[in-house]
About this RNA:
Predicted 3D model of an 87-nucleotide RNA (c-di-GMP-I riboswitch aptamer) from Fictibacillus phosphorivorans. It matches the Rfam family "c-di-GMP-I riboswitch aptamer". Gene Ontology term of the family: cyclic-di-GMP binding. The organism belongs to Fictibacillus, within Bacteria. Its mean pLDDT, the model's own confidence on a scale to 100, is 80.
RNA sequence: UUCAGUUAAGGGCAAACAUAUUCGAAAGAAAUGGGCGCAAAGCCACGGGUCUAAAGCUAACAAAGCUAUGAUGGCCGGGUUACCUGG
Numbered sequence: 001u002u003c004a005g006u007u008a009a010g011g012g013c014a015a016a017c018a019u020a021u022u023c024g025a026a027a028g029a030a031a032u033g034g035g036c037g038c039a040a041a042g043c044c045a046c047g048g049g050u051c052u053a054a055a056g057c058u059a060a061c062a063a064a065g066c067u068a069u070g071a072u073g074g075c076c077g078g079g080u081u082a083c084c085u086g087g
Base pairs, nucleotide, nucleotide: 002087003086004085005084012038013037017033018032019031021030022029023028036074042080043079044078046077047076048075049072050071051070056066057065058064
């Protein structure tokens, strides 16, 4: 430098759920407990997917529909950085 993650050590992250609040229109996010799992479950919304639809547009008696600039990195791809062990 590169490839791999079988075992071990030091460790790391933390799903569902519970609790009480905060932010948000919502989706969702944040805290504590919890631990299903994760060898990048570190970071980045660049491509695809999915969720939401406030504002906007269509329609309008109303209902409704479209739309991301919102969200998801624990949906996938891609980019980027890195611990340990082994080749």